Large-subunit ribosomal RNA, domain IV from Diacamma sp. Okinawa-2006a, 334 nucleotides, folded computationally. It matches the Rfam family "Bacterial large subunit ribosomal RNA". The coordinates come from a structure-prediction model, not an experiment, and the mean pLDDT is 88. The RNAcentral record of the full RNA draws on SILVA.
Context: one part of a larger RNA
RNA sequence: CUCUCGUUAAGGAACUCGGCAAAAUGACUCCGUAACUUCGGGAGAAGGAGUGCUUCCUCAAGAGAUUGAGAAGUCGCAGAGAAACGGCCCAAGCGACUGUUUAUCAAAAACACAGCUCUCUGCAAAGUCGCAAGACGAAGUAUAGGGGGUGACGCCUGCCCGGUGCUGGAAGGUUAAGAGGAGUUGUCAGAAGCAAUUCGAAGCAAUGAAUUGAAGCCCCAGUAAACGGCGGCCGUAACAAUAACGGUCCUAAGGUAGCGAAAUUCCUUGUCGGGUAAGUUCCGACCCGCACGAAAGGCGUAACGAUUUGGGCGCUGUCUCAACGAGAGAUCCG
Numbered sequence: 001c002u003c004u005c006g007u008u009a010a011g012g013a014a015c016u017c018g019g020c021a022a023a024a025u026g027a028c029u030c031c032g033u034a035a036c037u038u039c040g041g042g043a044g045a046a047g048g049a050g051u052g053c054u055u056c057c058u059c060a061a062g063a064g065a066u067u068g069a070g071a072a073g074u075c076g077c078a079g080a081g082a083a084a085c086g087g088c089c090c091a092a093g094c095g096a097c098u099g100u101u102u103a104u105c106a107a108a109a110a111c112a113c114a115g116c117u118c119u120c121u122g123c124a125a126a127g128u129c130g131c132a133a134g135a136c137g138a139a140g141u142a143u144a145g146g147g148g149g150u151g152a153c154g155c156c157u158g159c160c161c162g163g164u165g166c167u168g169g170a171a172g173g174u175u176a177a178g179a180g181g182a183g184u185u186g187u188c189a190g191a192a193g194c195a196a197u198u199c200g201a202a203g204c205a206a207u208g209a210a211u212u213g214a215a216g217c218c219c220c221a222g223u224a225a226a227c228g229g230c231g232g233c234c235g236u237a238a239c240a241a242u243a244a245c246g247g248u249c250c251u252a253a254g255g256u257a258g259c260g261a262a263a264u265u266c267c268u269u270g271u272c273g274g275g276u277a278a279g280u281u282c283c284g285a286c287c288c289g290c291a292c293g294a295a296a297g298g299c300g301u302a303a304c305g306a307u308u309u310g311g312g313c314g315c316u317g318u319c320u321c322a323a324c325g326a327g328a329g330a331u332c333c334g
Base pairs, nucleotide, nucleotide: 001329002328003327004326005325006324007323008322010320011319014318019315027051028050029049030048031047036041038152052074053073054072055071056070058069059068060067061066075079087313088312089311090310091309092308093307094305095304099111100110115150116149117148118147119146120145121144127136128135129134153300154299155298156297158230159229160228163227164226165223166222167221168220169219172218173217174216178212179211183207184206185205186204187203190199191198192197231249232248233247234246235245258292259289270286271285272284273283274282
């Protein structure tokens, strides 16, 4: 010097990103116990008091062993005499909860969840695995099964179907193979011609117009707890400011309730209030929401949480500021 421990004057978080770590609390009996609440909880809330031993003609229960209550006395600095053995409170965010997770840097606000909702599926079900046979679904049958979303509970869940998707419709347009076969072409008997060459029936071969021809698409409707979306400019009230009001443009419709500098606010340490001597954090408000918003749910919410944030009491070597001691190691000497 390193590690693991122990003790410490006065102060007591001044340390630090942050009370990290340590200290403190701790058992049993009795008293006592708030807001809030889903009336179950919260709660071991909080906060107090007691605890050894001896004697007892004390009392109660019991069949008894014994147990509980009580009285008097008595010793120590200390009686749960060691060890084991909750620190607590206030406010806020998120997630209802118990649970699950990155085996080996993340345990969470992420996943799941009961509940809610949409959608598919009538049974040889839908869906899934397999080339198939076959199997699961299910020895189930819509109070069932599959898929998507949301996520206890309470109060609620606004407007838009123009685009995309899905469902339904079938009049019209477009539209494949196929059917159809007008025509055209090749070849050729033959014919014409002095010849070159031209024409050319049937057959065979090739090509092939009109016409006919489903779904789909175009089209017409519905549907947002489907994917998604939810405006701008100008003016106006008897100080000023503001604009209930009016005008105008655009849109499918222009963001409703609730919340709001928020896990979302750039400007921003917004402004005001609270807490501090002093507060970029925190809490309560305001609303000018760069860029909240209603099942990618909105806003609340008792209980719960090795969750996150702020404050307080207790407590302490975290610190002012370090000291001493014990053990192990390193190093040095022998």